Molecule: Bacterial RNase P class A
Organism: Balneolales bacterium
């Protein structure tokens, strides 16, 4: 320096003039006018998670549905965030006959349980888990060819170490042993049980003993831990101003998830339904908050605590715009400098990606011109 991949920031700035909304003050002839503050986002998007907050005449539990799923931390909580731990992979270096291990860096992880059960692994293969003999090797009878070996065909026993199929084939690798093999036997490596240590903990290390053994999928039904009442700002309260009520069920019922049980509690003026018939208007809620900014101190870190600052939109058919100039930014054309990375000046263009609050936070996900940074791998070039 260039490609790639992963991750995070920024995303337009100042002025001027006119126009909009919202708050104060101030005058007002009640029509408004004048001044001072404020006025869309990293995502406001999706409606995917968690809440705050508001209502539902109540409470418990069981079943049924439904979320999460490695450990400890943070947080109001989460399926979020931090550090850690296995596993699986990518780069390098090392121990090593080989398996393979170990240490640096770096990515991913839907990461409880397969020995509590049931299901499923098509096709191909000899077999697919209470799973194997297609080609093979050995051994040994018998027959054919040969002068013998040697080779062939067949039958009986032994074999699963070779090879093939397949996404996977009954631990791996080395030596032994055998007629040929095989945990047959050794050592080393996985595994199983039993225990020291070191860590809050997942784990990790170290000794012993020990069959050498029954895959793989639960993002298949299931089992284990832990959770979940329901509706949602169009909740919900409050004036106002208007009609026109009528019927039918209901205590064996109702009581805001589906079923059951208990308790407890219903002024039938209740609840649940169907026809009709009014009104759709105001105020609130509505933005001072798990808020933001700065610093100390505590933590590895998410974060936390102290002190000390500031108030940063509250519209409601729905305000936050338009136009000039300048400066960043991009593109593009000339021209000039270079250490060849880049820079410097001039012109012309482009108000500049995605995109627009509507109860409000914390979070995931998805879109994004162009700029800026951090880690990695990977090729060049210099030293």
């Nucleotide at each position: 320096a260039c490609c790639g991949a992963u991750u995070c920031c920024c995303g337009g700035g100042c002025g001027a003039c006119c126009g909009c909304c919202u708050u104060c003050c101030g005058c007002u002839u009640u029509g408004g006018c004048g001044g001072g503050g404020g006025g869309a986002g990293g995502a406001a998007a999706g409606u995917c998670c968690g809440g705050a907050c508001a209502c539902c005449u109540u409470c418990a539990g069981g079943c049924g549905u439904u979320g999460u799923g490695c450990u400890u931390c943070c947080u109001a909580a989460c399926g979020g965030g931090a550090a850690g731990g296995g596993c699986u992979c990518c780069g390098g270096a090392g121990c090593c006959c080989a398996a393979g291990c170990u240490c640096c860096g770096g990515a991913g992880u839907a990461c409880g349980g397969a020995a509590a059960g049931u299901g499923c692994c098509a096709c191909a293969g000899a077999a697919a888990a209470c799973a194997g003999a297609c080609c093979g090797c050995c051994g040994u009878c018998g027959g054919g060819u040969u002068c013998c070996g040697a080779c062939c065909c067949g039958g009986c026993g032994g074999u699963a170490a070779g090879g093939g199929u397949g996404a996977a084939a009954a631990g791996g690798c080395g030596g032994g042993g055998u007629a040929a093999g095989g945990g047959c036997c050794c050592a080393c490596c996985g595994c199983c049980c039993g225990g020291g240590u070191g860590g809050c903990g997942a784990c990790a290390u170290c000794c012993g003993g020990g069959g050498c053994a029954c895959g793989g999928c639960a993002a298949a039904c299931c089992c284990c831990a832990c959770g979940a009442g329901g509706u949602g700002c169009a909740a919900g309260a409050c004036c106002a101003a208007g009609c026109a009520g009528g019927c039918c069920g209901u205590a064996u019922g109702c009581g805001u998830u589906g079923c059951c049980u208990g308790a407890c509690g219903c002024c039938a003026c209740g609840c649940g339904g169907c026809c009709g018939g009014g009104u759709a208007g105001g105020u609130c809620g509505c933005u001072a908050g798990a808020a933001c900014c700065g610093g100390a101190c505590g933590g590895u870190g998410a974060c936390g605590u102290c002190c000390g600052g500031u108030c940063c939109a509250g519209a409601u058919c729905a305000a936050u715009g338009g136009u000039c100039g300048c400066c960043g930014c991009c593109a593009u054309c000339g021209g000039g400098u270079u250490u060849c990375g880049a820079c410097c000046c001039g012109g012309c263009g482009g108000a500049c990606a995605c995109a627009g609050a509507a109860u409000c936070c914390g979070g995931c996900u998805u879109a994004u011109a162009g700029g800026g940074a951090a880690u990695c791998g990977g090729u060049c070039u210099c030293u």